[in-house]
RNA sequence: AUUUUUUUUAUGCAAACUUAUCGAAAGAUAAGGACGCUAAGCCAUAGGGUCUAAAGGAUGACGUCCCAUGACAGCCGGUUUCCUUU
Numbered sequence: 001a002u003u004u005u006u007u008u009u010a011u012g013c014a015a016a017c018u019u020a021u022c023g024a025a026a027g028a029u030a031a032g033g034a035c036g037c038u039a040a041g042c043c044a045u046a047g048g049g050u051c052u053a054a055a056g057g058a059u060g061a062c063g064u065c066c067c068a069u070g071a072c073a074g075c076c077g078g079u080u081u082c083c084u085u086u
Stems, first nucleotide, its partner, number of pairs: 012037002017032006035074001041079003047076002049072003056066004
C1' cells in the first nucleotide's frame, strides 16, 4: 500500500383521527397515533397568501354583509443549520 473478514456508533419531526383542557370561532396545548417531510427547525411588524369574525360598524326584520387587534410556518417565502458521501 492492497484485499478479505469482524466489530462499534447514530437513527429527527409528526398529518388525519381519539381523549382532556383553553377559545366566540379559526385554532392551540398535552397524551396516544403515523399521512407524510429532510430543515415538516425558528420567524406572523421582512414580504405575499389563506382561515375565523367575538367586540365594533352597516343593513333591516332576527338574519345578512364589512372588518383583525385573533389564527395558520405541514401555502409561498425569509432566516439558521446537524450527520454521511463526493
About this RNA:
This is a predicted structure of an 86-nucleotide RNA (c-di-GMP-I riboswitch aptamer) from Caproiciproducens galactitolivorans. Lineage of the source: Bacteria > Bacillati > Eubacteriales > Acutalibacteraceae > Caproiciproducens. The coordinates come from a structure-prediction model, not an experiment, and the mean pLDDT is 77. The RNAcentral record of the sequence draws on Rfam.